[in-house]
RNA sequence: CUAAACGCUGGAAAGUGCUGAAGUUCAGUACACCGAAGGAGUAAGCUGACGUAAGUUUUGUUGGUGAAUCUCUCAGGUCACAAGGACAGCGGGGGC
Numbered sequence: 001c002u003a004a005a006c007g008c009u010g011g012a013a014a015g016u017g018c019u020g021a022a023g024u025u026c027a028g029u030a031c032a033c034c035g036a037a038g039g040a041g042u043a044a045g046c047u048g049a050c051g052u053a054a055g056u057u058u059u060g061u062u063g064g065u066g067a068a069u070c071u072c073u074c075a076g077g078u079c080a081c082a083a084g085g086a087c088a089g090c091g092g093g094g095g096c
Base pairs, nucleotide, nucleotide: 001094002093006091007090008089009088010087015031016030017029018028019027020026021025032078033077034076038074039072040071041070045065046064047063048062049061050060051059
């Protein structure tokens, strides 16, 4: 200086009712909500095909490629704790 796996540390958002069992937590259900596991969509740019015009070129339609902390909310999540957690720092690994 710098890939990944891996390790340590930090790490947000959003809820009420009803029912059942239990004994303060779990499950189901109704409506509502969050975006930072994952997933999906996408701009400019680059590029192919067809057509228009035609001196060069310009321009229209339609494909491909192309990001996200943007958008969607499938998944996941919504008292606290725990778990999870994009991302960040340190180590680790590699190079000089």
A computed fold for a 96-nucleotide RNA from Robiginitomaculum sp., annotated as Glycine riboswitch aptamer. It was read from a public genome assembly, where an Rfam model found it. The coordinates come from a structure-prediction model, not an experiment, and the mean pLDDT is 75.